[in-house]
RNA sequence: GGCCCCGUAGCGUAGCCAGGAUCACGCGUGGGCCUCCUAAGCCCAGGAUCGCGGGUUCAAAUCCCGCCGGGGCCA
Numbered sequence: 001g002g003c004c005c006c007g008u009a010g011c012g013u014a015g016c017c018a019g020g021a022u023c024a025c026g027c028g029u030g031g032g033c034c035u036c037c038u039a040a041g042c043c044c045a046g047g048a049u050c051g052c053g054g055g056u057u058c059a060a061a062u063c064c065c066g067c068c069g070g071g072g073c074c075a
Base pairs, nucleotide, nucleotide: 001074002073003072004071005070006069007068010027011026012025013024020058029045030044031043032042033041051067052066053065054064055063
């Protein structure tokens, strides 16, 4: 230098290919129930500019372009 993959909540992932209106699940966190207390179990809640910028579109996590970061292959 070229090519490929990844980036979504504090952590780990799904959703992306085929655009559709509250971004889902597990763990964790906060509150409650239960218990003498804790753990377990049950209920509720909060938390994400979907890496950044731009474009297309009525509408973008999703499609297109550029850039940044991580990983891999080739030279």
Transfer RNA from a Candidatus Njordarchaeota archaeon, 75 nucleotides, folded computationally. The RNAcentral record of the sequence draws on ENA. The source organism's lineage runs through Archaea, Promethearchaeati and Candidatus Njordarchaeota. It matches the Rfam family "tRNA". Its mean pLDDT, the model's own confidence on a scale to 100, is 83.